The prediction has a mean pLDDT of 82. A computed fold for a 344-nucleotide part of an RNA from Sargassum horneri, annotated as small-subunit ribosomal RNA, central domain. The RNAcentral record of the full RNA draws on ENA and SILVA. Rfam family: Bacterial small subunit ribosomal RNA. Lineage of the source: Eukaryota > Stramenopiles > Ochrophyta > Fucales > Sargassum. A source record names the gene rns.

Context: one part of a larger RNA
RNA sequence: CUGGGCGUAAAGGGUCCGUAGGUUGCUCUUUGUAACGUUGUAAGUUAAAUCCUUUAGCUAAACUAAAGAAAAGCUUUCAAUACAGAAGAGCUUGAGUCUGAUAAAGGGUAAUGGAAUUUUUCAAUGAGGGGUAAAAUCCAUAGAAGUGAAAACGAACAUCAAAUGCGAAAGCGAUUAUCUAGUUCAGUACUGACGCUGAGGGACGAAGGCAUAGGUAGCGAACAGGAUUUGAGACCCUGGUAGUCUAUGCUGUCAACGAUGAAUGCUAGCUUUUAGAUUAUUAGAAGCUACAGCUAAGGCAUUAAGCAUUCCGCCUGAGGAGUACGAGCGCAAGCUUAAAAAUC
Numbered sequence: 001c002u003g004g005g006c007g008u009a010a011a012g013g014g015u016c017c018g019u020a021g022g023u024u025g026c027u028c029u030u031u032g033u034a035a036c037g038u039u040g041u042a043a044g045u046u047a048a049a050u051c052c053u054u055u056a057g058c059u060a061a062a063c064u065a066a067a068g069a070a071a072a073g074c075u076u077u078c079a080a081u082a083c084a085g086a087a088g089a090g091c092u093u094g095a096g097u098c099u100g101a102u103a104a105a106g107g108g109u110a111a112u113g114g115a116a117u118u119u120u121u122c123a124a125u126g127a128g129g130g131g132u133a134a135a136a137u138c139c140a141u142a143g144a145a146g147u148g149a150a151a152a153c154g155a156a157c158a159u160c161a162a163a164u165g166c167g168a169a170a171g172c173g174a175u176u177a178u179c180u181a182g183u184u185c186a187g188u189a190c191u192g193a194c195g196c197u198g199a200g201g202g203a204c205g206a207a208g209g210c211a212u213a214g215g216u217a218g219c220g221a222a223c224a225g226g227a228u229u230u231g232a233g234a235c236c237c238u239g240g241u242a243g244u245c246u247a248u249g250c251u252g253u254c255a256a257c258g259a260u261g262a263a264u265g266c267u268a269g270c271u272u273u274u275a276g277a278u279u280a281u282u283a284g285a286a287g288c289u290a291c292a293g294c295u296a297a298g299g300c301a302u303u304a305a306g307c308a309u310u311c312c313g314c315c316u317g318a319g320g321a322g323u324a325c326g327a328g329c330g331c332a333a334g335c336u337u338a339a340a341a342a343u344c
Base pairs, nucleotide, nucleotide: 004315005314006313008297012312014204015203016202017201021197022196023195025091026090027089028088029087030086031085037083038080039079040078042076043075044074045073046072052068053067054066055065056064057063094194095191096190097189098187099186100185101184106180107179108178109177110176111175112174113157118152119151120150121149122148123147128139129138165172166171208251209250210249211248212247213246214245218244219243223239224238225237226236261311262310263309264308265307266306269288270287271286272285273284274283275282293300294299317344318343326337327336328335329334
């Protein structure tokens, strides 16, 4: 290289945008060297031996010798023009635009709201409270816990709420205002292949962590104490700092999972929902039972793991190791890229 694979055995990039590249609807015309695939002709070459065919020599065979062919690769010559390519003209189904509508926890900013926790003050009360399997540390006559009233503060938004919706993914859930992105449907008015994928590259990217400035109710790594225990650096309890929150930057990772890359076409049914239409049904979304089919099996089955095409990424025994070294990025933590020896 050929070939085989990637839900669970090794293997789909976290997600999208997009450059080069690859690839690409329908119809017609031209083109044959100034660049090309494809098909054919001719020439050269691909050492000899080997392999194959025929013949010959050792008694035969193995073996040896002679002659020959085929197939295939590369280079060159001459042709062919169906397809692919190239050039040109057109079409509307793919793609996009326009008009009119629809739904939504899509994103940003600002303002507002109620319940609860905690804390503080006041009033009355007066001995416990808290916690656990049981306790103790802890709080409390300097008046705790509980009750009533008032106030402060931060974080999160009960019910509605789900087989829900939206978003590329991460993710998004109080209300209102405002700015803003995308989807879907109908009309079929416009452009006329403008498409798909996408190495590098760019953007976004949970939690945690880092920097600066704020904030800090609850929770709570670290830490302290009480228990348990042979011990307890833990599980349980009482406290509690970073952090969790806001703003601006950085980090760039995850069981970033549907463990299933993107796009297009085809292949049984049924239910729910959104928009249009209103009898069917069409388009989108969420699912269910299992037809065909697939699978090593569990199972998947119009949301495929089925049947096909295009493009990208990735895999090649375990372990060493997602490590060392080097390089790039980062304030650091570290991340990305990424081996080998020894061993089985």